[in-house]
RNA sequence: GGGGCGUUAGCUCAGUUGGUAGAGCGCUAGGUUCGCAAUCUAGAGGUCGGGAGUUCGACCCUCCUACGCUCCA
Numbered sequence: 001g002g003g004g005c006g007u008u009a010g011c012u013c014a015g016u017u018g019g020u021a022g023a024g025c026g027c028u029a030g031g032u033u034c035g036c037a038a039u040c041u042a043g044a045g046g047u048c049g050g051g052a053g054u055u056c057g058a059c060c061c062u063c064c065u066a067c068g069c070u071c072c073a
Base pairs, nucleotide, nucleotide: 001072002071003070004069005068006067007066010025011024012023013022019056027043028042029041030040031039049065050064051063052062053061
């Protein structure tokens, strides 16, 4: 220098004919308990790495770019 894969909630990760984002754990509140743990219910928490483009509409398609892993030179 070039190729491939990855980047989504605090953490680990889902999310495919493009239709407006979820799970587990964790966190907060409540029920159960004398209390804790466990369990149940509810809730908060995301500019989907950044920018631009295509589209009525983008986590998803296109281009540029940052970072990590890997391969080639």
Predicted 3D model of a 73-nucleotide RNA (transfer RNA) from a Bacteroidales bacterium. Its mean pLDDT, the model's own confidence on a scale to 100, is 82. Its Rfam family is "tRNA". It is annotated as a transfer RNA. The RNAcentral record of the sequence draws on ENA. Taxonomically the source falls in Bacteroidales (Bacteria, Pseudomonadati, Bacteroidota, Bacteroidia).